[in-house]
The RNA shown here (transfer RNA) has 72 nucleotides and comes from a Patescibacteria group bacterium. The organism belongs to Bacteria candidate phyla, within Bacteria. Its Rfam family is "tRNA". Rfam's curators write: Transfer RNA (tRNA) molecules are approximately 80 nucleotides in length. The family's RNA type in Rfam is transfer RNA. Its mean pLDDT, the model's own confidence on a scale to 100, is 81. RNAcentral holds the sequence, with entries from ENA.

RNA sequence: GCCUCCAUAGUUUAAUGGAUAAAAUGCGGGUUUGCGGAACCCGUGAUGCAGGUUCGAUUCCUGCUGGAGGCA
Numbered sequence: 001g002c003c004u005c006c007a008u009a010g011u012u013u014a015a016u017g018g019a020u021a022a023a024a025u026g027c028g029g030g031u032u033u034g035c036g037g038a039a040c041c042c043g044u045g046a047u048g049c050a051g052g053u054u055c056g057a058u059u060c061c062u063g064c065u066g067g068a069g070g071c072a
Base pairs, nucleotide, nucleotide: 001071002070003069004068005067006066007065010025011024012023013022018055026044027043028042029041030040031039048064049063050062051061052060
């Protein structure tokens, strides 16, 4: 320098063009307990950035940023 893949909640993963982005775990509160843990209930929080296509984009296209791999 060229090519391929990846980027969603604090973390690990869903959602492959449609309605309010789903869950586990974590965190906060409560019930319970002699205290804690476990269990149960409630709450909390996310689409890397900028454009484009579309009635509608997490999803498709382009560029950029960051990461992984391959070729030279």